[in-house]
RNA sequence: CCGCCCUUAGCUCAGUGGAUCAGAGCACCUGACUUCGGAUCAGGGGGCCGCGGGUUCGAAUCCUGCAGGGCGGG
Numbered sequence: 001c002c003g004c005c006c007u008u009a010g011c012u013c014a015g016u017g018g019a020u021c022a023g024a025g026c027a028c029c030u031g032a033c034u035u036c037g038g039a040u041c042a043g044g045g046g047g048c049c050g051c052g053g054g055u056u057c058g059a060a061u062c063c064u065g066c067a068g069g070g071c072g073g074g
Stems, first nucleotide, its partner, number of pairs: 001073007010026004028044005050066005
């Protein structure tokens, strides 16, 4: 320098034939239980989907620029 892939909740990841409220597990908070804690049970909060622009009636999803990370090639 060139090509490909990834970026969604605190963490690990689903969702990418464009429209149903953006989800799961773990973690966290509250309550029950317990002498206390843990485990268990019930409930709850948390993300405008890496950033910008575009297409569209409508974008996490399509196009594009940039940034960060990974792999391969020279």

The RNA shown here (transfer RNA) has 74 nucleotides and comes from a Deltaproteobacteria bacterium.
Model confidence (mean pLDDT): 81 of 100.
Its Rfam family is "tRNA". The family's RNA type in Rfam is transfer RNA. Rfam links the family to the GO term triplet codon-amino acid adaptor activity.
RNAcentral holds the sequence, with entries from ENA.